[in-house]
Molecule: Bacterial small signal recognition particle RNA
Organism: Acidobacteriota bacterium
RNA sequence: GCCCGGACCCUCUGCAAGUGGGUCGGGUGAAUCUGGUCAGGUGCGAAAGCAAGCAGCCAUAAGCUUUGUCCUGCUGUGCCGGAGGAAAAUCUGGGUUGA
Numbered sequence: 001g002c003c004c005g006g007a008c009c010c011u012c013u014g015c016a017a018g019u020g021g022g023u024c025g026g027g028u029g030a031a032u033c034u035g036g037u038c039a040g041g042u043g044c045g046a047a048a049g050c051a052a053g054c055a056g057c058c059a060u061a062a063g064c065u066u067u068g069u070c071c072u073g074c075u076g077u078g079c080c081g082g083a084g085g086a087a088a089a090u091c092u093g094g095g096u097u098g099a
Stems, first nucleotide, its partner, number of pairs: 001096007009085006015078002017075006024068001025066004034059004042051003
């Protein structure tokens, strides 16, 4: 010097990571303005009993929360992978030739 690759570059994509959204599930969740059950007490009643019903307990709404399920968006993320493209410069592996 020449030849063949790789990196860098572009497009698409898998996986992972990060970060959002939705969904289902879990948790939490009401002094009163939700529901149920309603001790005590209250009202009515001669009584039996009936009625409303506070606290408590149970359930639940909105809300909040979640290392869970499924779906999905994004990325100055990755000594990670696949397909295609580009191949001017730069870096790099190998081959070959010459001085």